[in-house]
RNA sequence: AGGGGUGUCGUCAAGCGGUAAGACACAGGCCUUUGGAGCCUGCAUUCGUAGGUUCGAAUCCUACCACCCCUGCCA
Numbered sequence: 001a002g003g004g005g006u007g008u009c010g011u012c013a014a015g016c017g018g019u020a021a022g023a024c025a026c027a028g029g030c031c032u033u034u035g036g037a038g039c040c041u042g043c044a045u046u047c048g049u050a051g052g053u054u055c056g057a058a059u060c061c062u063a064c065c066a067c068c069c070c071u072g073c074c075a
Base pairs, nucleotide, nucleotide: 001071002070003069004068005067006066007065010024011023012022018055026042027041028040029039030038048064049063050062051061052060
């Protein structure tokens, strides 16, 4: 320098144009002699950043950023 992949909640991880599942963690409550067990509830107006397309975008397009892999160049 060129090519490819990944980027979603604190962590892991679904989603594949129709408006963000789930698990763990955390918070509150119930239960209990106690709770570190069990049960209930809550927990991303938001998906790396900025634009674009669309009635509608995490999903499609463009540029950029971060990390990983491959190839090449210099020494």
The RNA shown here (transfer RNA) has 75 nucleotides and comes from a Pseudomonadota bacterium. It was read from a public genome assembly. It matches the Rfam family "tRNA". By type it is a transfer RNA. Lineage of the source: Bacteria > Pseudomonadati > Pseudomonadota.